[in-house]
RNA sequence: AACUAUCUUUGGGGAAUGGUGAAAAUCCGUACCGGCGGUAUAGUCCGCGAACGCGCCCACGGCGCGCCGAGCAGGUGAAACUCCUGCACCGACAGUCAAAGUCUGGAUGAGAAAAGAUAAGU
Numbered sequence: 001a002a003c004u005a006u007c008u009u010u011g012g013g014g015a016a017u018g019g020u021g022a023a024a025a026u027c028c029g030u031a032c033c034g035g036c037g038g039u040a041u042a043g044u045c046c047g048c049g050a051a052c053g054c055g056c057c058c059a060c061g062g063c064g065c066g067c068c069g070a071g072c073a074g075g076u077g078a079a080a081c082u083c084c085u086g087c088a089c090c091g092a093c094a095g096u097c098a099a100a101g102u103c104u105g106g107a108u109g110a111g112a113a114a115a116g117a118u119a120a121g122u
Base pairs, nucleotide, nucleotide: 002122003121004119005118006117007116008115009114010113016030017029018028019027032101033091034090035048036047037046038045043089044088052066053065054064055063056062057061071087072086073085074084075083093105094104095103
């Protein structure tokens, strides 16, 4: 230093302003936000997680399967769908005097994963 086991901690951001209206943080204009691992630095590539649906079970819950959004052009470079410039695009479920990425709620939850500690062996 690597591998294995156990434990601890950490582990998601954002509605400002104007308009319409009886009513909108939900519509319209402008603005705002971007989980984890990989890779030349990524919301849009590849993979994972949450959520949602279905099934099974020893039914608090666990497991399996499914579902799972959206980017191009130019430039630099050995290398970038990641950087720079320009113009775009996307965002679970339930609730709501009116339709939600941003409000409220499940959630003081869960979790990809990250960091650290301990123990044994090579």